[in-house]
RNA sequence: GGGGAUAUAGCACAGAUGGGAGUGCGUUCGGUUCGCAUCCGAGAGGUCGAGGGUUCGAGUCCCUUUAUCUCCA
Numbered sequence: 001g002g003g004g005a006u007a008u009a010g011c012a013c014a015g016a017u018g019g020g021a022g023u024g025c026g027u028u029c030g031g032u033u034c035g036c037a038u039c040c041g042a043g044a045g046g047u048c049g050a051g052g053g054u055u056c057g058a059g060u061c062c063c064u065u066u067a068u069c070u071c072c073a
Base pairs, nucleotide, nucleotide: 001072002071003070004069005068006067007066010025011024012023013022019056027043028042029041030040031039049065050064051063052062053061
């Protein structure tokens, strides 16, 4: 220098073919307990790496770009 993969909540990840942003763990509150743990119920937490484009509508499609991993040289 060229090719490929990944980037979504604090962490690990899902999200067929464009149409409700979700699961587990964690966290907060409440219940249960003398208290803790377990268990049960409820809640908060997201500019979907960044910028632009297409579209009525983009996590998803297109372009550029950043980071990490990887292959070739």